TPP riboswitch aptamer (THI element) from Isosphaera sp., 102 nucleotides, folded computationally. It was read from a public genome assembly, where an Rfam model found it. Its mean pLDDT, the model's own confidence on a scale to 100, is 77.
RNA sequence: UGUGCACGCUCGGGGCGCAGCGGGCGCCGUGCCCGCUGCUGAGACGCACCCGUCGAACCUGAUCCGGCUCGUACCGGCGUAGGGAAGCGAUCAUGACCCACU
Numbered sequence: 001u002g003u004g005c006a007c008g009c010u011c012g013g014g015g016c017g018c019a020g021c022g023g024g025c026g027c028c029g030u031g032c033c034c035g036c037u038g039c040u041g042a043g044a045c046g047c048a049c050c051c052g053u054c055g056a057a058c059c060u061g062a063u064c065c066g067g068c069u070c071g072u073a074c075c076g077g078c079g080u081a082g083g084g085a086a087g088c089g090a091u092c093a094u095g096a097c098c099c100a101c102u
Base pairs, nucleotide, nucleotide: 001095002094003093004092007089008088009087010086011052012051013050014049016046017039018038019037020036021035022034023033024032025031058083059082060081064077065076066075067074
């Protein structure tokens, strides 16, 4: 001085659905809002959780396609697709270079 795993700090990115019941609004639309309960999940609004280029966190395509299912849960495809948010520190390991000694 370079590189690497995990770590820490700071900063940043991201999603929040489905069902039932009750209430309210709307007033014929089967929608919107609030509360409670349940389901899946890391997370369903949490001082949380997940992810940050070695990037399937998340978004787009997508009100997508196939399977399965009570189901938008689950499996596969799409997907070697198109996008997507980083700096620093110390430890350890290791490479190169320089110096000294033999």